[in-house]
RNA sequence: AGAGUUUGAUCAUGGCUCAGAACGAACGCUGGCGGCGUGGAUAAGACAUGCAAGUCGAACGGUGUUUUUGAUGUAGUAAUACCUUGAUAGCACAGUGGCGAACGGGUGCGUAACACGUAGAUACAUUCCGUAAAGUGGGGAAUAGCCCAGGGAAACUUGGAUUAAUGCCGCAUGUGGUUGAAAAACUAAAGGCAGCGUAAGUUGUCGCUUUAUGAUUGGUCUGCGGCCUAUCAGCUUGUUGGCGGGGUAAUGGCCCACCAAGGCUACGACGGGUAGCUGGUCUAAGAGGACGACCAGCCACACUGGAACUGAGACACGGUCCAGACACCUACGGGUGGCAGCAGUCGAGAAUCUUUCACAAUGGGGGCAACCCUGAUGGAGCGACGCCGCGUGGAGGAUAAGGUCUUCGGAUUGUAAACUCCUGUCAUGCGCGAACAAAUGUGCCUAGCACACUGAUAGUAGCGCAAGAGGAAGAGACGGCUAACUCUGUGCCAGCAGCCGCGGUAAUACAGAGGUCUCAAGCGUUGUUCGGAAUCACUGGGCGUAAAGGGUGCGUAGGUGGUUAGACAAGUCAGGUGUGAAAGCCCGGCGCUUAACGCCGUAACUGCAUUUGAUACUGUCUGACUAGAGUUUUGAAGGGGAGUCUAGAAUUCACGGUGUAGCAGUGAAAUGCGUAGAUAUCGUGAGGAAUACCAAAGGCGAAGGCAGGACUCUGGGCAAACACUGACACUGAUGCACGAAGGCUGAGGUAGCAAACGGGAUUAGAUACCCCGGUAGUCUCAGCAGUAAACGGUGCAUGCUUGGUAUGAGAUAGUUAGACCUAUUUCGCGCCGUAGUUAACACGAUAAGCAUGCCGCCUGGGAAGUACGAUCGCAAGAUUAAAACUCAAAGAAAUUGACGGGGACCCGCACAAGCGGUGGAGUAUGUGGCUUAAUUCGAUGCAACGCGAAGAACCUUACUUGGGUUUGACAUGCACUGUGUCACUAGUGAAAGCUAGUUAGUGUAGCAAUACACGCUCUGCACAGGUGCUGCAUGGCUGUCGUCAGCUCGUGUCGUGAGAUGUUGGGUUAAGUCCCGCAACGAGCGCAACCCCUAUAGUCUGUUGCUAACCGAAAGGUGCACUCUGGCUAGACUGCCUAGAUCAACUAGGAGGAAGGUGGGGAUGACGUCAAGUCCGUAUGGCCCUUACACCCAAGGCUGCACACGUACUACAAUGCUAAGCACAAUGUGAUCCAAUACUGCGAAGUCUAGGAAAUCAGCAAAGCUUAGCUCAGUUCAGAUUGUAGGCUGCAACUCGCCUACAUGAAGAUGGAAUCGCUAGUAAUGGCAUAUCAGCUACGAUGCCGUGAAUACGUUCCCGGGUCUUGUACACACCG
Repeated sequence: AGAGUUUGAUCAUGGCUCAGAACGAACGCUGGCGGCGUGGAUAAGACAUGCAAGUCGAACGGUGUUUUUGAUGUAGUAAUACCUUGAUAGCACAGUGGCGAACGGGUGCGUAACACGUAGAUACAUUCCGUAAAGUGGGGAAUAGCCCAGGGAAACUUGGAUUAAUGCCGCAUGUGGUUGAAAAACUAAAGGCAGCGUAAGUUGUCGCUUUAUGAUUGGUCUGCGGCCUAUCAGCUUGUUGGCGGGGUAAUGGCCCACCAAGGCUACGACGGGUAGCUGGUCUAAGAGGACGACCAGCCACACUGGAACUGAGACACGGUCCAGACACCUACGGGUGGCAGCAGUCGAGAAUCUUUCACAAUGGGGGCAACCCUGAUGGAGCGACGCCGCGUGGAGGAUAAGGUCUUCGGAUUGUAAACUCCUGUCAUGCGCGAACAAAUGUGCCUAGCACACUGAUAGUAGCGCAAGAGGAAGAGACGGCUAACUCUGUGCCAGCAGCCGCGGUAAUACAGAGGUCUCAAGCGUUGUUCGGAAUCACUGGGCGUAAAGGGUGCGUAGGUGGUUAGACAAGUCAGGUGUGAAAGCCCGGCGCUUAACGCCGUAACUGCAUUUGAUACUGUCUGACUAGAGUUUUGAAGGGGAGUCUAGAAUUCACGGUGUAGCAGUGAAAUGCGUAGAUAUCGUGAGGAAUACCAAAGGCGAAGGCAGGACUCUGGGCAAACACUGACACUGAUGCACGAAGGCUGAGGUAGCAAACGGGAUUAGAUACCCCGGUAGUCUCAGCAGUAAACGGUGCAUGCUUGGUAUGAGAUAGUUAGACCUAUUUCGCGCCGUAGUUAACACGAUAAGCAUGCCGCCUGGGAAGUACGAUCGCAAGAUUAAAACUCAAAGAAAUUGACGGGGACCCGCACAAGCGGUGGAGUAUGUGGCUUAAUUCGAUGCAACGCGAAGAACCUUACUUGGGUUUGACAUGCACUGUGUCACUAGUGAAAGCUAGUUAGUGUAGCAAUACACGCUCUGCACAGGUGCUGCAUGGCUGUCGUCAGCUCGUGUCGUGAGAUGUUGGGUUAAGUCCCGCAACGAGCGCAACCCCUAUAGUCUGUUGCUAACCGAAAGGUGCACUCUGGCUAGACUGCCUAGAUCAACUAGGAGGAAGGUGGGGAUGACGUCAAGUCCGUAUGGCCCUUACACCCAAGGCUGCACACGUACUACAAUGCUAAGCACAAUGUGAUCCAAUACUGCGAAGUCUAGGAAAUCAGCAAAGCUUAGCUCAGUUCAGAUUGUAGGCUGCAACUCGCCUACAUGAAGAUGGAAUCGCUAGUAAUGGCAUAUCAGCUACGAUGCCGUGAAUACGUUCCCGGGUCUUGUACACACCG
């Protein structure tokens, strides 16, 4: 210090979220030690039990007991014992009395207040303590206790008798005090102990009384400061003040009587909500924001509410009284209690500890003191609740095993472990063992010495020794933010998630594992606060379009305010003084082994008060000025406002004339009007509303708004000029006024228009758009209402800041006879534009620039300008104005695309103009559907459907049924058996297969046995195999837009940026083809060309081609030209001419030429789009099957048929059909092949066979032409279907082939809506060939040649495409 998230991308706005720090925390997992802190935040809920305030016998009378001792009596001889009564010295105790109990400790209910903080003030009090002065004489009456009697369960209580005091009451005295002008009056006390003394008494000490003063503590008053709410706007009667009393320690309506009518409030009274306040704590760079645990100061409270008593002090936590709730005891009559003291219990809660030790220290109460009391305090215990520190080992040591991943090579866990050698913190054991302690006390020639006593913590801290790595590591995270990655499982399931978001079969996001990262005795989660957030903006934001300028003016309070002089010193500035408690924070130092922690000292505490000074600025007062503002005079402009009068055009209506069948209306119609005379036309009249042209980017007004003309009244602005006033100004919360249209009330008016309503159309519907009617209303007057996209979406005022130009109203000057005109200048109203501003768009002297003053308003979207409340209104409604809940966005500007029933331009058999089809029939073929054991699978808008398939009877074949095989039909390797293996035969069987039998291996070494190798084989292991899934994991290939003219890059430039420019523009082209221009200059992939075929010519070649002539029976030979063959060349390039145009590109025409403007055709397919198609061509990741989803076989199926669609063939006939005759091709193919001729058969075909591995041999081209018949019919058209008989292929034509002959002779007579192809050798039409192939479903596909047209005015429309532009709330992109 920032980051993520709105978009295809960008920029800005804007919210949400995260990273940080903190906590009296809680929860989850885990947990070694110590130090220092800290721990009931909720129920101020209820509390068992124990303790938390007593002490003094040196105030008092007594009681009990003990020590010493005396006396009387009794018993006894006595010692002695006992009773009674004294004295004496202790100890203990209830009571009287004194002091304390008002401190200490707890809690935060209440309280918005002089409660607190701070700075001041005084009309007051102050036990104990310090200092000073004076005094302490002499009397009296009671009472508790104790005793007696009584009541009661108890608590307690009644009566009687007796008694003491430092208890109580008089008297005396009066230093002093109080009252008072003075005189004068009033006003106090207590003794105890110790020493001495026989005593009286005296000395000391502790007290007591009065007064003064100090100190301490408190009471009261005042200024200022610190929460939310106006959906709380008015509050108040002891209220505000006065006089006089009362009361208090003291002021005061604190209380009372009387008098006056005040007091507070927009600077927020009153009301409501919340809350103890502060030093400080947390956070933050700071300013701020939030909080007020522990510690410290103040306040308030003590079961709830109220009250006083005592006292120096209380209206009293462990006191009293009353009332209430609750709980307990009870003999039912009555009593008792108050943990928000320390522990502890229950309850509620996410949640907060021991019913501990000691008064040793510090402090407090009492006491002369010893001492007693002290849950204050000092300690210990429990809790990782927090902070701090330490440890869980160190060195060497191989790359072990195991785990995980793997490209199978290895990598990683990992020097990590084992193992070896060390060390000894903490914990453990043993031993030693503290500090905090000095007073008090006692003694003494005592004011200084000596001596003695006292430790809860604690046998703790610490120290020493011993032993052994031994007892001591987890939690979270790993998609981005955010450090850290892989495998497996799961399959939008289970789950995760702070935000964005992951998960639908290859998940770094779920779950597990390995690894890694972070922190570490902790780590995460949740909650809360601040931060980041400049996201309430004082520091430090905004309002044209993102949220945001009030509809407009006038104006009150308030805020702000021109020039100059003087005074004051309030603000302001400087110095001094006081205060700002301590602790805390910061800095420096010191002490605990360090740190946390503690101690010491500075600084700081930004504040308040007071005082001294300064006087520039602001302010106040006084005086002056004229530049702001206003007044006056003159002049011009104007739909500025109000009222009265008035004008013409038009619409409608009424009447009359002319006149006849329609008018009106629409996209087209209909409703409507009209023969009872409309529309049209002429004339007259009535009435209401609005004012054509002028008219404009123009004028006026605060805004709303204002338009025929005249008159009356009236507001404002402008210009010029002298004079006057002398800051009189600007803004403006509340308030007041104005305020379009529509609406409401009352009274009028109503021509036209026209919500509602009626009717007609449109439509699926049409409560609409269109049409015919039509009422409120629109108009006037008087009121109400008070809102608009009331918009320049831009508040008002003032000043400053380059220009150009149009226009309205003036002025001055020049010129002129005058006008026009020109220049300057002021005020308006526009456009362009510099600087500057802006997120951009844009604004730009009429600022959205630079500044100042004042007002209004905003703070994510929705809910919502809504609900409730309040005010206003006749109502409609207006104004003010939330929350729950919900989302992660909503929104602005600009960019690139895409889209538009937006625009401009252009192209295409896109339309149009034509020709021929499809859609109707029959058949073939493919698809869907249905059926089925199976009807294998894929393709499915164009771009699937005669498609994969260039050929399913078996095979193919992937499907079904059945029969079989299991290292396998096929490949490689290893181990092993056999070498009688291979092969053949037989049985069984539908076959595959199974079973049985017979039967030669090869090579090398060796005499041989035998060994090895190869081949084959048995068995087993690795593996084979899969047309199983995923084309949405892929490669490759292909389709499509589209042979459309596009798609990009480098550098430069422009823009904050996405991007733009180039590639746009003007022409031109088939073309981003070329030319010109241009902040662009170049380049690449595409276009074109280069390639092939074809059209012409030349040259060369010359067999199998060709054929004049010659030879030959023929085959053939010789061979000129031509055709032809196939090599090489030529040719076409807008090259030439004319015209147009810019001197260009190019276009139009022409010449020549076989061919003319890319000559015709083909191959060639840019960046990309469609998750397009294909895992069933092959390849391939992952997943799945492995006696089966593999392999073999037989049979069936892929051909199944109510039906629907696509693509074709054949037709419906006479431009035809039939019969006969005659003529002319090219591409190709041929050896398990093509097959001539001949013969047989009606024919398909058969037999024999020549020739041909081909320019050599093979094959009828058909349409066409000629002749004849048919004569418009379901026919001499058409041929489906069916029957019979045959032929061919093949192991086999039943399911399920093709062909032939004879017979049969269906639908069909040119085809609805709709729809397809084609622009020339094209369409149409005719046949031929080939691939696949045993045969064939081919009428398909791919090629070839023959015959051979019509039409195109043109680009309005349909479809598709291209370029530019425009709008967009689309970007999965309008199938949005």

Predicted 3D model of a 1376-nucleotide RNA (small-subunit ribosomal RNA) from an uncultured bacterium. Its Rfam family is "Bacterial small subunit ribosomal RNA".